[in-house]
RNA sequence: GACGGGGUAGCUUAGCCUGGUAGAGCAAGCGGCUCAUACCCGCUCGGCCACUGGUUCAAAUCCAGUCCCCGUCACCA
Repeated sequence: GACGGGGUAGCUUAGCCUGGUAGAGCAAGCGGCUCAUACCCGCUCGGCCACUGGUUCAAAUCCAGUCCCCGUCACCA
């Protein structure tokens, strides 16, 4: 330099193709259970979706650019 994959809650991630109020598990908080702790059960909290712009009535989703991470190839004595 070329190409591919990825960036969404504290963490791991689904949703994107086919635009229409953003979900799950774990963690955390509260309650139940227990002599107590753990397990287990219920509830709650938590993300305007990497950034900027565009299209649209409406964008996590489509388009353009930028940044970051991973991989393959190329280049490099």
Annotation: A computed fold for a 77-nucleotide RNA from Omnitrophica WOR_2 bacterium RIFCSPHIGHO2_02_FULL_45_21, annotated as transfer RNA. Its Rfam family is "tRNA". By type it is a transfer RNA. The coordinates come from a structure-prediction model, not an experiment, and the mean pLDDT is 84.